[in-house]
Overview:
Transfer RNA from a Microcaldota archaeon, 72 nucleotides, folded computationally. Model confidence (mean pLDDT): 81 of 100. Rfam family: tRNA. Its family is annotated with triplet codon-amino acid adaptor activity in the Gene Ontology. RNAcentral holds the sequence, with entries from ENA.
RNA sequence: GCCCCUGUGGCGCAGCGGCAGCGCGCGUCCUUGGUAAGGACGAGGUCGCGAGUUCAAAUCUCGCCGGGGGCU
Numbered sequence: 001g002c003c004c005c006u007g008u009g010g011c012g013c014a015g016c017g018g019c020a021g022c023g024c025g026c027g028u029c030c031u032u033g034g035u036a037a038g039g040a041c042g043a044g045g046u047c048g049c050g051a052g053u054u055c056a057a058a059u060c061u062c063g064c065c066g067g068g069g070g071c072u
Stems, first nucleotide, its partner, number of pairs: 001071007010024004018055001026042005048064005
């Protein structure tokens, strides 16, 4: 230098055009004599950044940036 994969709540990940979700964690409550476990509810995300396509983009296209791998 070229090619491929990848970037989504605090962490690990799903979602591949039409509501942004799951697990853990966090908060409040229930349960208990009290803890742990269990249960209910809740907070928390400019979907890496910018542009394009589209009625509509986390999702498709292009560029840039970060991470991983391969080739020379």